[in-house]
RNA sequence: GGGCCCGUAGCUCAGCGGUAGAGCAUCUGCAUGGCAUGCAGAGGGUCGCUGGUUCAAAUCCAGUCGGGUCCA
Numbered sequence: 001g002g003g004c005c006c007g008u009a010g011c012u013c014a015g016c017g018g019u020a021g022a023g024c025a026u027c028u029g030c031a032u033g034g035c036a037u038g039c040a041g042a043g044g045g046u047c048g049c050u051g052g053u054u055c056a057a058a059u060c061c062a063g064u065c066g067g068g069u070c071c072a
Stems, first nucleotide, its partner, number of pairs: 001071007010024004018055001026042005048064005
């Protein structure tokens, strides 16, 4: 320098055009003499960034940044 893959909640990941979810974690309540387990609920992300296409973009296109991998 070139090819491919990944970047979404604190962490691990799903979602592949119609306004973003799960598990764990955190907080509150119930239950217990208390802890753990269990049950119910809440908070938390403008989807790496910048443009473009579209009525509408996490999703499609271009560029760019970071990580991984292969080739030179």
Model confidence (mean pLDDT): 82 of 100.
The RNA shown here (transfer RNA) has 72 nucleotides and comes from a Candidatus Berkelbacteria bacterium.
It matches the Rfam family "tRNA". The family's RNA type in Rfam is transfer RNA. Rfam's curators write: Transfer RNA (tRNA) molecules are approximately 80 nucleotides in length.
It was read from a public genome assembly.